[in-house]
Context: one part of a larger RNA
């Protein structure tokens, strides 16, 4: 000096990215109390107090009444620290075996779309199989993600779905006609017009389909803003609700709030670089080795370090 442990004045998170690790304290034993919110189920052992041993007498017990001791009587030992507020995710549950346990997967529940049965769809050159010993309250695929309270505008482009009159069009038809040989019949090559399916052009429809949802002047009796007006453009120009957000660069934005002192937090404002409605929006109780801000308690985490133990480590051997 390491590695595990133990105490420790005063003070008590001043350490730190951050209370990390460490300590307290309570300990699913009774008794009493338990708040905001809530989907009434819970939150909840919420928080918080209170009692607890032996002896004696009564009584079958349970208990009751008496005394006694100590600073302390749940316990042999195992055995929760605990409020507030936020943010995301419903939850239980799954994961990156050996750096990630999460807000990422899933998930009940919503919704589109495909399949009428030799289904749709899969896996195989194929036979067959699986779906299913099912049969649309089935079964396959996309997306979203309990639950309230809702999902607004475009269909021009892509995608799908119908449509079929007209345009294109492949092989084949069918064929005017050309050539080649031949003494001829005759074979052979070519081959215009017409015909001629799906597709594609066209027309319609379709957003819980892929998506996508504007700019410039101007104008009110202070100023300042613009509820109003004009003009281009567009398929339409973002609508309820949220918003410096896991989203906000400028930016530690501004106002409050909490601290002596706050780039972090909460709680508003809206000038939203670049929120926005199932690539779901905005809430929400409950859950949790989940993220952030505060707090009581408690403390070698520190002001500052100290002393002990074991055990290595250094010396000789």
């Nucleotide at each position: 000096u390491c590695u595990u442990c133990g105490u420790u004045a005063a003070g008590g998170a001043a350490c730190u990215c951050g209370g990390c690790a460490a300590a307290c304290a309570a300990g699913c034993a009774g008794c009493c109390g338990u708040a905001a919110c809530u989907u009434c189920g819970g939150a909840a052992u919420a928080a918080g107090g209170c009692u607890u041993g032996c002896c004696c007498u009564c009584g079958u017990a349970a208990g009751a009444g008496g005394g006694c001791c100590g600073c302390a009587g749940c316990u042999a030992a195992c055995g929760a620290a605990c409020c507030c507020a936020u943010g995301a995710a419903a939850c239980u549950g799954u994961u990156u075996a050996c750096c990630a346990a999460a807000a990422a997967c899933a998930c009940a529940g919503g919704u589109c779309u495909c399949u009428g049965a030799u289904a749709a769809c899969a896996c195989g050159a194929a036979a067959g199989u699986g779906g299913a010993u099912g049969u649309a309250u089935a079964g396959g695929g996309g997306c979203u993600g309990a639950c309230g309270c809702c999902u607004g505008c475009c269909c021009g482009g892509u995608g799908c779905u119908g449509g079929a009159a007209g345009g294109u069009u492949a092989a084949g038809g069918u064929a005017a006609g050309a050539g080649g040989u031949u003494u001829a019949c005759g074979c052979c090559u070519c081959g215009a017009a017409c015909u001629g399916a799906a597709g594609c052009c066209c027309c319609a429809g379709u957003g819980a389909a892929c998506g996508g949802c504007g700019g410039c002047c101007g104008u009110a009796a202070c100023u300042a803003u613009a509820a109003c007006g004009g003009u281009c453009c567009u398929a339409a120009g973002g609508u309820a609700g949220c918003g410096a957000a896991a989203u906000u660069c400028c930016u530690u934005g501004u106002c409050a709030g909490g601290u002596a002192a706050g780039u972090u937090c909460u709680g508003a404002c809206c000038c939203g670089c670049a929120c926005g409605a199932a690539u779901g929006g905005c809430g929400u109780a409950a859950u949790g080795a989940u993220a952030u801000g505060g707090g009581u308690a408690c403390u070698g985490u520190c002001u500052c370090a100290a002393c002990g133990a074991a055990g290595a480590g250094c010396u000789c051997g």
Source information: This is a predicted structure of a 317-nucleotide part of an RNA (large-subunit ribosomal RNA, domain IV) from an uncultured Candidatus Saccharibacteria bacterium. The sequence was found in a public genome assembly. Rfam family: Bacterial large subunit ribosomal RNA. The prediction has a mean pLDDT of 82.